[in-house]
RNAcentral holds the sequence, with entries from ENA and SILVA. Small-subunit ribosomal RNA from an uncultured bacterium, 1390 nucleotides, folded computationally.
RNA sequence: AGAGUUUGAUCCUGGCUCAGGAUGAACGCUGGCGGCGUGCCUAACACAUGCAAGUCGAACGGGGCGUGCCGAUGGAAACUUUUCGGAGCGGAAAUUGGCGCUGCCUAGUGGCGGACGGGUGAGUAACGCGUGAGCGACCUGCCCUGCACUGGGGGACAACAGCCGGAAACGGCUGCUAAUACCGCAUAGGCGCACAGCCCUGCAUGGGGCGGUGUGGAAAGUAAUACGGUGCAGGAUGGGCUCGCGUCUGAUUAGCUUGUUGGCGGGGCAACGGCCCACCAAGGCAACGAUCAGUAGCCGGCCUGAGAGGGUGGACGGCCACAUUGGGACUGAGACACGGCCCAGACUCCUACGGGAGGCAGCAGUGGGGGAUAUUGCACAAUGGGGGGAACCCUGAUGCAGCGACGCCGCGUGGGCGAUGGAGUACUUCGGUAUGUAAAGCCCUAUCAGCAGGGAAGAAAAUGACGGUACCUGACUAAGAAGCCCCGGCUAAAUACGUGCCAGCAGCCGCGGUAAUACGUAUGGGGCAAGCGUUAUCCGGAUUUACUGGGUGUAAAGGGAGCGCAGGCGGCCUGCCAAGUCUGGUGUGAAAACCCGGGGCCCAACCCCGGGCCUGCAUUGGAAACUGGCGGGCUGGAGUGUCGGAGGGGCAGGCGGAAUUCCUAGUGUAGCGGUGAAAUGCGUAGAUAUUAGGAGGAACACCGGUGGCGAAGGCGGCCUGCUGGACGAUGACUGACGCUGAGGCUCGAAAGCGUGGGGAGCAAACAGGAUUAGAUACCCUGGUAGUCCACGCCGUAAACGAUGAAUACUAGGUGUCGGGGGGCAGGGCCUCCCGGUGCCGCAGCAAACGCAGUAAGUAUUCCACCUGGGGAGUACGUUCGCAAGAAUGAAACUCAAAGGAAUUGACGGGGACCCGCACAAGCGGUGGAGCAUGUGGUUUAAUUCGAUGAUACGCGAGGAACCUUACCCGGGCUUGAAAGUUAGUGACGGAUCUUGAAAGAGGUCUUCCCUUCGGGGCACGAAACUAGGUGCUGCAUGGUUGUCGUCAGCUCGUGCCGUGAGGUGUCGGGUUAAGUCCCAUAACGAGCGCAACCCCUACCGUUAGUUGCCAGCAGGUCAAGCUGGGCACUCUGACGGGACUGCCGGUGUAAGCCGAGAGGAAGGUGGGGAUGACGUCAAAUCAGCACGGCCCUUACGUCCGGGGCUACACACGUGUUACAAUGGCAGGUACAGAGGGCAGCUACCCAGCGAUGGGAUGCGAAUCUCGAAAGCCUGUCUCAGUUCGGAUUGGAGGCUGAAACCCGCCUCCAUGAAGUUGGAUUCGCUAGUAAUCGCGCAUCAGCCAUGGCGCGGUGAAUACGCUCCCGGGCCUUGCACACACCGCCCGUCA
Repeated sequence: AGAGUUUGAUCCUGGCUCAGGAUGAACGCUGGCGGCGUGCCUAACACAUGCAAGUCGAACGGGGCGUGCCGAUGGAAACUUUUCGGAGCGGAAAUUGGCGCUGCCUAGUGGCGGACGGGUGAGUAACGCGUGAGCGACCUGCCCUGCACUGGGGGACAACAGCCGGAAACGGCUGCUAAUACCGCAUAGGCGCACAGCCCUGCAUGGGGCGGUGUGGAAAGUAAUACGGUGCAGGAUGGGCUCGCGUCUGAUUAGCUUGUUGGCGGGGCAACGGCCCACCAAGGCAACGAUCAGUAGCCGGCCUGAGAGGGUGGACGGCCACAUUGGGACUGAGACACGGCCCAGACUCCUACGGGAGGCAGCAGUGGGGGAUAUUGCACAAUGGGGGGAACCCUGAUGCAGCGACGCCGCGUGGGCGAUGGAGUACUUCGGUAUGUAAAGCCCUAUCAGCAGGGAAGAAAAUGACGGUACCUGACUAAGAAGCCCCGGCUAAAUACGUGCCAGCAGCCGCGGUAAUACGUAUGGGGCAAGCGUUAUCCGGAUUUACUGGGUGUAAAGGGAGCGCAGGCGGCCUGCCAAGUCUGGUGUGAAAACCCGGGGCCCAACCCCGGGCCUGCAUUGGAAACUGGCGGGCUGGAGUGUCGGAGGGGCAGGCGGAAUUCCUAGUGUAGCGGUGAAAUGCGUAGAUAUUAGGAGGAACACCGGUGGCGAAGGCGGCCUGCUGGACGAUGACUGACGCUGAGGCUCGAAAGCGUGGGGAGCAAACAGGAUUAGAUACCCUGGUAGUCCACGCCGUAAACGAUGAAUACUAGGUGUCGGGGGGCAGGGCCUCCCGGUGCCGCAGCAAACGCAGUAAGUAUUCCACCUGGGGAGUACGUUCGCAAGAAUGAAACUCAAAGGAAUUGACGGGGACCCGCACAAGCGGUGGAGCAUGUGGUUUAAUUCGAUGAUACGCGAGGAACCUUACCCGGGCUUGAAAGUUAGUGACGGAUCUUGAAAGAGGUCUUCCCUUCGGGGCACGAAACUAGGUGCUGCAUGGUUGUCGUCAGCUCGUGCCGUGAGGUGUCGGGUUAAGUCCCAUAACGAGCGCAACCCCUACCGUUAGUUGCCAGCAGGUCAAGCUGGGCACUCUGACGGGACUGCCGGUGUAAGCCGAGAGGAAGGUGGGGAUGACGUCAAAUCAGCACGGCCCUUACGUCCGGGGCUACACACGUGUUACAAUGGCAGGUACAGAGGGCAGCUACCCAGCGAUGGGAUGCGAAUCUCGAAAGCCUGUCUCAGUUCGGAUUGGAGGCUGAAACCCGCCUCCAUGAAGUUGGAUUCGCUAGUAAUCGCGCAUCAGCCAUGGCGCGGUGAAUACGCUCCCGGGCCUUGCACACACCGCCCGUCA
């Protein structure tokens, strides 16, 4: 920093999408460790349980426990004695009373604290918050400082005791009592209040000081170095109130307000205040957005961004608000109070039904909601808070721990060597390649985790929840520790298989319909990594709301036009002020965060210190150029006056002629009218036409013009009146009076609406006639609203220059309208200025088209408008309107585009030019009939397959009875029918037998060749590796072919033009069969095509003469180049010549054209052939061949027999034979070319009516042979289903072949169908052509050949011409087509 996506391609506009960063996240897969953070975003939903605010006995009375002393009861141990029964002494334990003490605990009174700390974000658009000020209008417990004081009394109430009520919560009555509880009294000033005075001072009400009079108000003790109490003043801290500025969206919310706004006087408050009240006034707020509605806690900050901005307000910090919902006050320094009170509501719980209790938005925890968010943990050790003199107590604040990869940061999952590049896996052209030094193996190390030992700091003397934690050490094992996403482009990384528009993917474009780098899997690769992806949201990219930093002629976008309030902006000179502006100082801008520097945890995250920053606000000093304000002046902007002409400018009134129609009358007769053609209509009741007269309405021909006027809409006969504006000249007057203009007001074509007129023509609707498949249209005949007038509405148009208004500046040229100046040689011409209106054009601008002094250029000011397409200028709401409707003006949903300009094509029932048997002019056919053949369809066991508009259909097939043959039925074979390699054997073959439909199976007899001696040929069975497939894909391919089209085109290099696609060249003017040639030319050249070079044919020459030929010579036959001979001629073969617009005339610049020109066999490419540019049709062919991939492998291969490809209600194509007399038949008779021939062609003879057969001869062929018909001559038929026509059928034969049943051809006899020239339509042909006549060949045993390919014989007609049909070429134009008009696309229905 950009990229993808609109197109065949291009440039632009424009939206959509992606790559980045972020998160209190969630979900999927996966998961080793640690540190630091962080964790209900939803139901301000409901809550079980525990804890979260107490403390002080040094304020007080009492109680309990402990203890000292005294007393009472009691009588133990020890000791003495004993008769062993006891007695004495002794005084313990225990119980109890009093006094005192100190120690501990304590319900209650009392004090302080429960207004902090902690939670939440419901409400709030507000002085709530932020920022900066103010209080001269205020308060402040505990704390600090100073001054002064602390004297003396009194009366109660809890606790307690007794009684009573109640289930309980709790309460009542009587009685006793203390205090730092409560209340008087004394004292008190520099304290408060009231009143008057003096001084100083400020910022308006005021503030401060001084003294005077009157008046009011204090206190508490306990204890003994202490802690308190009271008053006053000050400080500190914390609060209260006020103000400036800032703080979301909606105008489809435009008016709101009655305590409302202000005043006077009161009340209340710590204090000001309509905060509250009485009275008075009628104000206050609002387009600079009031009110209303929606949404929202605000900020420091956080995320993003280059910044400006945009988004956000979780954690931490500040402020606010709230505590189940609503209301209220009490206490207090402070609350209208989260864990206080009262009331009301809802809910939950207890209950003895009478009543009570409760409030997790504290910490945990539960239910619920939700995609989703943790432990009913430990400790007060630290920090901090409350109470206390203190010890200490309390503290779910806090410090820690637990859970969650939720985030950030750090670490690890090993390191080195190691190529037989192992195995496996994947791919493969099978050679190999990749995974990959990766593994194994050897050596090494131990961070984390595990084990063992030691063991902190945090604490200042003691005290450690964390915690036997951090950390250190030791031993031990490479062990316990890698996944996720992606790999078509964007975007880094590809192959195979599977799948077959299925399954699926997808952020956008888009992938998938049998070869998917896009689906799924595998292998490989890329990325990140204890995470990786997805989803959601925000910013970015997006200059796609544009302040920085956009636009509006045609892409979205200039209001239809003018006037004009507010607002915004504003000419020249000068003085002052200092609001904006600039500069310096000061205060503030909390901390944290951010940036820089440094430091502490091993590093980092994290934390600490210092600095910067906080771009702001306030205040103060200064400057005066610019903006602004005030004052003075000026004339250039603007306006006024005077003079002048131009004009369809507006309004009103009057006048005029032409035309249409109608009425009356005349003339006149059969039509008129209308159309592409008609009809409806009008007309014998007299139309149309024509003449005269009249009526009425509307509009004003010619002039008339990119001419005029007007703000726009718009304005057109003539005259008059009234009236607006612009312009020129003059330079007298005013002195910035100006520009723009949201709202507002006015004007505003046509149509439409209301009321009343008017109505000739025209004419929606409507009717009829046509057209048409239909025709609610276009055309015709009629015709009503309306069009016209008056008045009133409507308020819209492609209201357009699709271009808002104003001003200034920026090359020229040319026309025109209005006015004026100057010059001259004056019917006028030249030149200059101002205003309007056009064209061309430079710079510049523009995506291009284009604009270009009338800007779309360069600048300034103001207004309006735009932000992807559709939905939609629709819905709802509102305003306006009589209505029609207008104005304002969305959303859901949906698409990946919609667009602008230009380019190349294709196309057009667009244009210009040109060509072709394209039409026309002709000749002959097709379509009708019979038959042949191919195809469709149908049928079938099979009717094998392919070809299907032109460009398939007598096509592949140039030969289907078997074979062919690929199809069907049946019978067989499985390394195979054929081919190759390796080794082995020696035959193969021939004859024959059995079985079988054959293939095949089994048996008998017979039996190798060549050789350089190495071997080779041939055959066999066996084994192995290989096979085989006319199975699929012509849309995977090669090759070949058809077609446009033998059409004249298709391109390239360099240069030039264009931002680019692309253009130029190749266009233009001529010419040609031709992009053939010439000229011109920002093009100059070149290539593939055209032409020529090649072949055949037409003429001549040279050469060569056998099998060809025979003029002359000779011989010779029934005849005959038959023979000798010859090569002159014909002919054959080879090689040459010849034709080039070369010559002449005309014409033209030339190229060229014309001339029945000359000459010539041939004349303007002589005729024919071969030859097919770039490309198009995914054209045809996998079945000719080749070939990738897929499929079958005792079969989709292969062999054999039979059948089928020959079917037959039909339909089509191509042919053939005909329908006859230009003919048929019979007899006679003449003339080709090109080819073929040995399993062949066959002379000739014989037999047969004939096909043919038998014999026989020549010829591997210029030698022999196959061989013409139409024609010509003669005769006959006489217009008929015939002496036409020959289908079909019967019979008899011939030939080929193992074999003619399905299914061949030929011959003879007999039979004798349709058909009498063929609808719409359609095909071929321009000269040796069409037509017509026969001949030959390939394939082939034969042949379904009437086909195909060739050959010659006879031998025409017509072409005016290019309007039309078809195809094509070139130029141009339009285009919303590009799969390209067989396109695109609209509506309805499903």

Its Rfam family is "Bacterial small subunit ribosomal RNA". The prediction has a mean pLDDT of 85.